[in-house]
Context: one part of a larger RNA
RNA sequence: ACCUACGAGUCACCAUCACAGGCGAGGUUAAGUCACUAAGUGACGCAACCGCAGUGAAAGCGAGGCUGAAGAGGCCGUUUAGUCUGUGGGGGUGGACGCGAAACCGAGUGAUCUACACAUGGUCAGGGUGAAGUCCCGGUAACACGGUAUGGAGGCCCGCACCAAUAAGCGUUGAAAAGCUUCUGGAUGAACUGUGUGUAGGAGUGAAAGGCCAAUCAAACUCGGAGAUAGCUCGUACUCCCCGAAAGGCAUUUAGGUGCCGCGUGCUGUGUUCACCCUGUGAGGUAGAGCGACCGAUAGGUCAAGAGGGCUUCACCGCCUAUCGCGACCUGACGAACUCCGAAUGCACAGGGUCCGUAGCAGUGCAGUAAGGGUGCGGGUGCUAAGGUCCGUGCCCGAGAGGAGAAGAAUCCAGACCGCCGUCUAAGGUCCCGGAGUUCUGCCUGAGUUAGUCUAACGAAGUCUGGUCUCGAUGACAGCUAGGAUGUUGGCUUGGAAGCAGCCAUUCAUUCAAAGAGUGCGUAACAGCUCACUAGUCGAGAGACCGGGCGUGGAUAAUAAUCGGGUAUAAGGCAGACACCGAAGGCGCGGGAUAGCAAAUAAUAAAAGUAUCGGUAGGGGAGCAUUCCAUCUGCGCCGAAGCAGACCGGUGACGAUCUGUGGAGCGGAUGGAAAAGCAAAUGUAGGU
Numbered sequence: 001a002c003c004u005a006c007g008a009g010u011c012a013c014c015a016u017c018a019c020a021g022g023c024g025a026g027g028u029u030a031a032g033u034c035a036c037u038a039a040g041u042g043a044c045g046c047a048a049c050c051g052c053a054g055u056g057a058a059a060g061c062g063a064g065g066c067u068g069a070a071g072a073g074g075c076c077g078u079u080u081a082g083u084c085u086g087u088g089g090g091g092g093u094g095g096a097c098g099c100g101a102a103a104c105c106g107a108g109u110g111a112u113c114u115a116c117a118c119a120u121g122g123u124c125a126g127g128g129u130g131a132a133g134u135c136c137c138g139g140u141a142a143c144a145c146g147g148u149a150u151g152g153a154g155g156c157c158c159g160c161a162c163c164a165a166u167a168a169g170c171g172u173u174g175a176a177a178a179g180c181u182u183c184u185g186g187a188u189g190a191a192c193u194g195u196g197u198g199u200a201g202g203a204g205u206g207a208a209a210g211g212c213c214a215a216u217c218a219a220a221c222u223c224g225g226a227g228a229u230a231g232c233u234c235g236u237a238c239u240c241c242c243c244g245a246a247a248g249g250c251a252u253u254u255a256g257g258u259g260c261c262g263c264g265u266g267c268u269g270u271g272u273u274c275a276c277c278c279u280g281u282g283a284g285g286u287a288g289a290g291c292g293a294c295c296g297a298u299a300g301g302u303c304a305a306g307a308g309g310g311c312u313u314c315a316c317c318g319c320c321u322a323u324c325g326c327g328a329c330c331u332g333a334c335g336a337a338c339u340c341c342g343a344a345u346g347c348a349c350a351g352g353g354u355c356c357g358u359a360g361c362a363g364u365g366c367a368g369u370a371a372g373g374g375u376g377c378g379g380g381u382g383c384u385a386a387g388g389u390c391c392g393u394g395c396c397c398g399a400g401a402g403g404a405g406a407a408g409a410a411u412c413c414a415g416a417c418c419g420c421c422g423u424c425u426a427a428g429g430u431c432c433c434g435g436a437g438u439u440c441u442g443c444c445u446g447a448g449u450u451a452g453u454c455u456a457a458c459g460a461a462g463u464c465u466g467g468u469c470u471c472g473a474u475g476a477c478a479g480c481u482a483g484g485a486u487g488u489u490g491g492c493u494u495g496g497a498a499g500c501a502g503c504c505a506u507u508c509a510u511u512c513a514a515a516g517a518g519u520g521c522g523u524a525a526c527a528g529c530u531c532a533c534u535a536g537u538c539g540a541g542a543g544a545c546c547g548g549g550c551g552u553g554g555a556u557a558a559u560a561a562u563c564g565g566g567u568a569u570a571a572g573g574c575a576g577a578c579a580c581c582g583a584a585g586g587c588g589c590g591g592g593a594u595a596g597c598a599a600a601u602a603a604u605a606a607a608a609g610u611a612u613c614g615g616u617a618g619g620g621g622a623g624c625a626u627u628c629c630a631u632c633u634g635c636g637c638c639g640a641a642g643c644a645g646a647c648c649g650g651u652g653a654c655g656a657u658c659u660g661u662g663g664a665g666c667g668g669a670u671g672g673a674a675a676a677g678c679a680a681a682u683g684u685a686g687g688u
Base pairs, nucleotide, nucleotide: 001688002687003686004685005684006683011094012093013092014091016089017088018087019086020085021084022083023082026050027049032044033043034042035041036040054061055060064076065075066074067073097235098234100232104225105224106223107222108221109220115199116198117197118196119195120194121193122192123191124189126158127157128156129154133150134149136147137146138145162186163185164184167182168181169180170179201217204212205211238623239622240621241620242619243618248261249260250259251258252257262369263368264366265365266364267363268362269361270360273359275354276353277352278351279350280349281348282347288341289339290338295335296334299331300330301329302328303327306324307323308321309320310319311318372397373396374395375394376393377392378391379390380389381388402413403412404411417591418590419589420588422587423586424585428581429580430579431566432565433564437578439577440576441575442574443573444572450568458553459552462550463549464548465547466546467545468544469543470542471541479537480536481535482534483533485510486509487508490504491503492502516531520529521528592613593612594611595610624677626674627673628672629671630670631669632668633667634666635665642661643660644659645658646657648655649654
């Protein structure tokens, strides 16, 4: 891992609701007793219980009662249906659908491991160092002191056994549930060790690490309380049919739980009350707008009271202004907590119409949900960040399959009862992969831009197109040829300043076809080149500005590495046209189920028409299978059950038939009772 078997809403009592049955203003027996065909059945047993009357705290009164001074008002009643048994739904009390803690408590068992202690034994190769003391010698007045020997001390030194475990490697489904190798520490001591004893669980023991107390220790192990408790996790078993949610509000020692309401479903009642559209009448202060209508904020200008500063003055008067500024006027603009104003929607009510559907509403049984998510629109928060977060309002996913989007819960199209080798379409597509146009008309793009992720400020005689203005056959624009002069080197400045460092100016005048007291380059200053301007040549458009379309640069990430690919100059972009493809959508044909309606009928059923039939949590309905029981009825050694294969029937759970195997039991109908259905629980056991 697979297969097989086992494996989870049960039982008792209590009240409650639905259904079935009995009796009915009544209903019913319990224990027990008696009888019999005796695990049972029948009869008896009205003690008790529920109902038939309520109300008040109660005395009590009573179709009324209480409160109260009350013939008031108010509150609870009266105008009749219950009760017993059974089955089912959910609830309560119990282990209460199953498995699962860590723990707590009680009584016991453990010191053959290990910790410490006690008693009694044992072990420690070899080598080194050489304490005290002592002998002798020296020395001293005598000691002290010094030296050679002797001596053999020490938690002394080196190092086996033995004990330990520093570092590294190996081992890590090991040779080993702690080892192996090498290095290492102690090795006469607080040493190591044998044997026998002692201390026990909130206790022991501990040179102290929460260490150790039998591979178990921040409280051992065994059994019991015990099916502890688990608002938590996991699992919870056959089929078909109908409906079908929620992830919200309020509260909560509450936030992953629960209660009530909301939303679902079954039954009963009501009978259009619901929904949509039209018309009418309302409430309201949002979007917008406005602010010489308030509150607040606010840009520039003109006039300007007044204040500040300066001048003048003995003072008054007066004059000036690089400061401020009431107020008025002109121009402009802002606000969720501003409003002189003010929609569209939405909301409420009324009338009418459409719709007749399992709509709406009420009562009652049973729920689930109370972690939501994405997206469009209106907002708060945040950075007008987030696949962010918090509201409102729609849609979708959730619980939704199908088609499109290369792929892709929620984007677009569209809501799957079943069948069909029918047909028409939606979104999206039609060169090939690939079903369908290498379809048609006009224009644009030349960047492989693009189709085929999104992209800015800014830059550019890219190109197409629209507009305004100016010049132009009295010759424009561009090119070429020629001129571009004189007073004068204008004045000043300066070392110099001559058109061209700088300053000034009435930048003037003359000759001219035209020519600036000079546009740029240049020189130390001149010179030189050039421009404006003019003529000639040439012969038709030229120039400036403002818009629009498509392109271009800006443009940066890890495979050459991508438009889904191939590729494409359209098979790209814009505008238009006609075809076609394309879904579980529509339609057609055949079939099934559910619901309600009218007619007919004594009643029921059937057929036709109509609508409906995606579905998680969840509610409801109808069935299949397994084991056993009762009654009836069958099959079987001429072959039961079981097993294997084939074939048939049923919407399905499933059920027949035939053949083989097997070798002794097994069905059908009706009713009843359950140890009544497995793929999952890191399920349990066995097998492979």